[in-house]
Order: sequence, then C1' cells, then structure tokens
RNA sequence: UCGACGCCGGACGGGAGAGCGCGGGGACGCGCGACGCAGGUCGCCGCCCCGCCGCCGAAGGAGCAACCCCUCCCGGGAACCUCUCAGGCACCCGCACCGCCCGGACGAG
Repeated sequence: UCGACGCCGGACGGGAGAGCGCGGGGACGCGCGACGCAGGUCGCCGCCCCGCCGCCGAAGGAGCAACCCCUCCCGGGAACCUCUCAGGCACCCGCACCGCCCGGACGAG
C1' cells in the first nucleotide's frame, strides 16, 4: 500500500398474509350528489379517535430443543418454530428476507 469472508449504515429493485367488518364521535377534503332565496343541512367516499368481534404474522418484543456449564439448582442457548404484548388486515405506506451498488469499522492474508 492492497485487502477476502463476515458486521454496521444508506440508495435502488423484489417482497407474503389477514374483515375496504360493525357501532359511536370528530374536524377536514377546496371530493361526489341532493335540498334550500341564503346562511347552511343531509347522504356517500376518504382521514383521525374510541369501543366490539373475527383474523394475520415477515418491524420490534417474548419463549424454548439439541448442545455448553454445573454435584444439583441457576445460567448460556436459533429460527421465517411458537406466543400474539406491540404491529398489521382495499390501495398506498410499512415489512423479515433476497439481489445489487455506495460508504464505514475490523481484519485473515
């Protein structure tokens, strides 16, 4: 000086599942429709909050087998396995994981 594998962060691409559920409320959209002389009102859709039931599992979280330690107890111990606290259930967003590129730290050689 170069520097693999693995690790961390970022960009791009891919990325499943499950009710557009029901009820109440809110203010909003310069949305759609109706009524009204007007102020405005009503309905629908979308958004937010609360409650209820059902469901998903791949952010996060939790649990454990073999095995390790120990006389024993305790302890360590993975997951896309399990739980469903959290999160999610039209689209979008998010999402473990994969590909690829950039950067960083370490560093076998």
Molecule: Glycine riboswitch aptamer
Organism: Actinomycetota bacterium